[in-house]
RNA sequence: AAAGUUUGCCAGACAAUCGCCGGCGGAUCGGCCGGAAGAAGGUCGGUCCGCGGGAGGAAAGUCCGGGCUCCGCAGGGCAGGGUGCUGGAUAACGUCCAGUCAGCGCGAGCUGAAGGAUAGUGCCACAGAAACGGACCGCCGAUGGCGGCGGGGGCUUUGGCCUUUCGCCGCACAGGCAAGGGUGGAACCGUGGUGUAAGAGACCACGAGGAAGCCUGGCGACUCGCUUCCUGGUAAACCCCACCCGGAGCAAGACCGAACAGGACGCUGCGGCGUCCGCGCCGCAAACCCUGGCCCGGGGUGCGUCCGGGUUGGUCGCUUGACCCCGCCGGCAACGGCGGGGCUAGAUAGAUGAUUGUCGCUUCCGGCGUUAGCCGGGAGACGCCGGAAGAACAGAACCCGGCUUACGGCAAACUUUCCGC
RNA sequence: CGGGAUGUGGCGCAGCUUGGUCAGCGCGCGUGCCUUGGGAGCACGAGGCCGGGGGUUCAAAUCCCCCCAUCCCGACCA
Numbered sequence: 001a002a003a004g005u006u007u008g009c010c011a012g013a014c015a016a017u018c019g020c021c022g023g024c025g026g027a028u029c030g031g032c033c034g035g036a037a038g039a040a041g042g043u044c045g046g047u048c049c050g051c052g053g054g055a056g057g058a059a060a061g062u063c064c065g066g067g068c069u070c071c072g073c074a075g076g077g078c079a080g081g082g083u084g085c086u087g088g089a090u091a092a093c094g095u096c097c098a099g100u101c102a103g104c105g106c107g108a109g110c111u112g113a114a115g116g117a118u119a120g121u122g123c124c125a126c127a128g129a130a131a132c133g134g135a136c137c138g139c140c141g142a143u144g145g146c147g148g149c150g151g152g153g154g155c156u157u158u159g160g161c162c163u164u165u166c167g168c169c170g171c172a173c174a175g176g177c178a179a180g181g182g183u184g185g186a187a188c189c190g191u192g193g194u195g196u197a198a199g200a201g202a203c204c205a206c207g208a209g210g211a212a213g214c215c216u217g218g219c220g221a222c223u224c225g226c227u228u229c230c231u232g233g234u235a236a237a238c239c240c241c242a243c244c245c246g247g248a249g250c251a252a253g254a255c256c257g258a259a260c261a262g263g264a265c266g267c268u269g270c271g272g273c274g275u276c277c278g279c280g281c282c283g284c285a286a287a288c289c290c291u292g293g294c295c296c297g298g299g300g301u302g303c304g305u306c307c308g309g310g311u312u313g314g315u316c317g318c319u320u321g322a323c324c325c326c327g328c329c330g331g332c333a334a335c336g337g338c339g340g341g342g343c344u345a346g347a348u349a350g351a352u353g354a355u356u357g358u359c360g361c362u363u364c365c366g367g368c369g370u371u372a373g374c375c376g377g378g379a380g381a382c383g384c385c386g387g388a389a390g391a392a393c394a395g396a397a398c399c400c401g402g403c404u405u406a407c408g409g410c411a412a413a414c415u416u417u418c419c420g421c
Numbered sequence: 422c423g424g425g426a427u428g429u430g431g432c433g434c435a436g437c438u439u440g441g442u443c444a445g446c447g448c449g450c451g452u453g454c455c456u457u458g459g460g461a462g463c464a465c466g467a468g469g470c471c472g473g474g475g476g477u478u479c480a481a482a483u484c485c486c487c488c489c490a491u492c493c494c495g496a497c498c499a
Stems, first nucleotide, its partner, number of pairs: 001417010012359007020054002023051011056393001060404002063402005068249004075296004080245005085099005100114001101112004115240002120238002122234003136181002138177003143174002145171006152163004189207006208231007217222001253316004262307006268285007288300003309498003323342008361390011422495007431448004441479001450466005472488005
């Protein structure tokens, strides 16, 4: 210098002018209460003045988790969903920290939905013999079978015929095999040997992976070693195992105020009253509703569907909170404990903005100086001066912890390669 | 602000549950035949990497994760 890796930080600063939102204080005006009063005082609203405050690291996506609120409690069972190495942190998590194992990278480092295929079931298209119990080419044919030759035996009209307790050769019919070829993403664990008719984990040695038992170290995942047994893949296929999960969401929910108009259809049973015997009214239960998948349990103004009507007001929830900063202590760390200090947006169609000037930052261009040696030149770097341009992603809406996505810049540490000394 | 659904040729849709031999149907478009010409009809054909990216798997439109776009629903009173 180039290419990277990890961690941390910032998100321009100041001043002036004009604006916006809400807080506190004051002045003034008006309404209401108050009272004998046009007083004191209280309250609400308008205008003006002063003081201090006013978006983010992601406010985003709404992907997880929690607080809070309502459903009486959020309780039991089934179903369903989620998570999935180990230990810890935490209010909780799918997050974070530390480690184990596996993979990637020359390396700094990074990534991992990383339980179980030895619980069971399913699937593995096409090709291939076969995708877990199979044989296309091929090898053998030991044992049976058939044929030929020789030997033996029997019969004989001496030409020969019959037979199989024997040997050799051939065929590849029964049968045996899975080594090799070939197919495939994957071929029954791999290599070598023994063995055999040919072969094969059939057996032996070494090795790979897994399980169980014992054992070294570790809280544990795991690991050092020994013995025995086993060997296709797939669980982001069903499933099994362990753990967790009730539902909805601030348009939750509570209160005040204003306005209006109700109607049609449908619905099981019981009891009471009335009756013109068609039914009507009242009450209870079931159904139904309570966003919940079902059952138990609990609550509810009878219930459901459709057509209409009115208001688009106010207050609370609402911002003091698992909050921020500093110091000490414990812990490898995430984090926790103690002490001190601080208050840091609450809008409701949505405020936090605009202009000008100065300074700072980055990039480019030009000039000068240093590096640069006895003289002249010299790339790049650094410093100073001048000019020009640029400054990203993006806007709170109940709050908080994370993840993911978008995006500008700076610093530190480390890695690899090259060059100079 | 909260909740839910969808995305497949130019248009409207299947296929996704159970991954494969899978990308198909209708309308539309192009060429040819028929017709005096047009329409209708008949025959043939083009046009897609399934919204984008990543992962699991031998293999992904389909299973899982993250983004993007579009659409729908949700106030209170009586």